Predicted 3D model of a 357-nucleotide RNA (Bacterial RNase P class A) from a Desulfobacteraceae bacterium. The organism belongs to Desulfobacteraceae, within Bacteria. The sequence is in RNAcentral, with records from ENA. A source record names the gene rnpB. Rfam family: Bacterial RNase P class A. From the family's description: Ribonuclease P (RNase P) is a ubiquitous endoribonuclease, found in archaea, bacteria and eukarya as well as chloroplasts and mitochondria. Rfam classes the family as a ribozyme. Its family is annotated with dimeric ribonuclease P complex, ribonuclease P activity and tRNA processing in the Gene Ontology.
RNA sequence: GGAGUGGGGCAGGUGGCCGCCCGAAGGGGAGGAAAGUCCGGGCUCCACAGGGCAGGGCGCUGGGUAACACCCAGUCCUGGUGACAGGAAGGAAAGUGCCACAGAAAAUACACCGCCUCUCAAACAGGGGUAAGGGUGAAAAGGUGAGGUAAGAGCUCACCAGCUCGUCGGUGACGGCAAGGCUUGGCAAACCCCGCCUGGAGCAAGACCAAAUAGGGGGACGCUGAGGGUGGCCCGCCCGAGUCCCCGGGUAGGUCGCUGGAGCCUGCUGGCAACGGCAGGCCUAGAUAAAUGGUCACCACCCAUGGGAGGGUGACCUCCUCUGGGUACAGAACCCGGCUUAUGAACCACUCCAACA
Numbered sequence: 001g002g003a004g005u006g007g008g009g010c011a012g013g014u015g016g017c018c019g020c021c022c023g024a025a026g027g028g029g030a031g032g033a034a035a036g037u038c039c040g041g042g043c044u045c046c047a048c049a050g051g052g053c054a055g056g057g058c059g060c061u062g063g064g065u066a067a068c069a070c071c072c073a074g075u076c077c078u079g080g081u082g083a084c085a086g087g088a089a090g091g092a093a094a095g096u097g098c099c100a101c102a103g104a105a106a107a108u109a110c111a112c113c114g115c116c117u118c119u120c121a122a123a124c125a126g127g128g129g130u131a132a133g134g135g136u137g138a139a140a141a142g143g144u145g146a147g148g149u150a151a152g153a154g155c156u157c158a159c160c161a162g163c164u165c166g167u168c169g170g171u172g173a174c175g176g177c178a179a180g181g182c183u184u185g186g187c188a189a190a191c192c193c194c195g196c197c198u199g200g201a202g203c204a205a206g207a208c209c210a211a212a213u214a215g216g217g218g219g220a221c222g223c224u225g226a227g228g229g230u231g232g233c234c235c236g237c238c239c240g241a242g243u244c245c246c247c248g249g250g251u252a253g254g255u256c257g258c259u260g261g262a263g264c265c266u267g268c269u270g271g272c273a274a275c276g277g278c279a280g281g282c283c284u285a286g287a288u289a290a291a292u293g294g295u296c297a298c299c300a301c302c303c304a305u306g307g308g309a310g311g312g313u314g315a316c317c318u319c320c321u322c323u324g325g326g327u328a329c330a331g332a333a334c335c336c337g338g339c340u341u342a343u344g345a346a347c348c349a350c351u352c353c354a355a356c357a
Stems, first nucleotide, its partner, number of pairs: 001353007010344001012299007020029003031329001035340002038338005043202004055198005060074005075089001076087004090193002095191002097187003112134002114130006142160006161183001163180002166177004206256004216247006227239004263282008300327005306321006
């Protein structure tokens, strides 16, 4: 210099003016993802003696946690030269099932070509032996080599892979070593088996207060005229079967739930870590069609063009400055822990390659 890998932070700043939401006031007022609503919990209501089945979820090991499909530390496998990354990673020797096409044969192995041998004078043909060789396939019954044989074959041997057992190390997944008989194809993201977990719905949960109108229950008065109209009032005239009160339920609307919590910061401390313990300090949005904004000034950073200064043979680099532009993704709605997705500029650590000293 080039090409990469991993990680944790930040998310323009300050001030003035004009607004918005919360609060009595002082004062406070978006995020790392507030997003997707994909997991896990708290909380609320409903259901529920106890146990089991079914259904669903999870699935290497150990740990963390309120819990998880999350996180940390490991194991094994896979990818990469490497930093590192990925893994839905229990059981195929419990049982059932499937393995397209091609191929003789796809799991009780099998004989298409070939090889050997027998029948036959010989050939053809047929019988037998043979999985070494050919061919098919994603996959062909351990692999390579040697011995052996009629030809062959774990038939025998050496090495390798796998399995089982032993032993050593490790809490464990597993790893090292040694031995054995030779070997049990793949698929469980097919059914299934094993182990663990698991009731349902969700803040539009749920609780309270409570109009108007209509309807429900009760009471009083009323065709022996309640009540209404006319009218200033009474009589009169006209209409006339309802009128008034109370109770309870629901709706509109309002209040609570609602923000102090598995909370945040600092220090010490246990642990490789995730995370935990102790002490001190802090209070940090609660709206409901939904506030958290706009504008101006200065500063910071980036980009473009122009100008100036310095360095360099040069390409170019550094600094100053005028003007213009830019500073992402996005936006709470009961609250937390995760995951995923969106997104800007920079930083740190590490790896590989090349060159120079």